[in-house]
RNA sequence: GCAGAGUAGAAUUUGGUGCGUUAAGAGCCGAGCGGACGGGGAGUUGCCGCUCGGACGAAAAGAGCAAUCUUGCGGUAUCAAAUUCGCAUCCCGCUGC
Numbered sequence: 001g002c003a004g005a006g007u008a009g010a011a012u013u014u015g016g017u018g019c020g021u022u023a024a025g026a027g028c029c030g031a032g033c034g035g036a037c038g039g040g041g042a043g044u045u046g047c048c049g050c051u052c053g054g055a056c057g058a059a060a061a062g063a064g065c066a067a068u069c070u071u072g073c074g075g076u077a078u079c080a081a082a083u084u085c086g087c088a089u090c091c092c093g094c095u096g097c
Stems, first nucleotide, its partner, number of pairs: 001097004009085010019074003028054008039092004060071004
């Protein structure tokens, strides 16, 4: 010098268990605070979380005296599996030549 490996994690699909359907959640905008980011170091204008404010916005139906249940619906939460992607970036390191 060239090539390569490796993490946290992310996305999709399927299944389980929940939540909402009296509209929360997810997504969008603004402000504040905080956090994480291959083995080591640095690390943002990127990413994530929390709080506050704002805009937008929906699918219910059936059974039951009732509690509730069933089937749906939601860019819903979470767990598992499979597949795909994968350090934002910089420096060093590791493996092979």
The prediction has a mean pLDDT of 76. This is a predicted structure of a 97-nucleotide RNA (THF (Tetrahydrofolate) riboswitch aptamer) from a mouse gut metagenome. RNAcentral holds the sequence, with entries from MGnify.